[in-house]
Molecule: transfer RNA
Organism: Blyttiomyces sp. JEL0837
RNA sequence: GCUUUUGUGGCUUAGUUGGUUAAAGCGUGAGUCUCAUAAUCUCAAGGUCGCCGGUUCGACUCCGGCCAAAAGCA
Repeated sequence: GCUUUUGUGGCUUAGUUGGUUAAAGCGUGAGUCUCAUAAUCUCAAGGUCGCCGGUUCGACUCCGGCCAAAAGCA
């Protein structure tokens, strides 16, 4: 330099033949329980889906550019 794949809460991931309010586990905070801690159970906060454009009535999803990471080729 070229090709391919990936980018979604703090972390790990799901969700895409485009369609109503983007979901789960762990973690965090509060409560419950206990003499106390942990565990259990309940509740809550936390995302404008890497960034910028385009297509569309409608985009996490399709297209283009850029950025970052991984793999392969040279």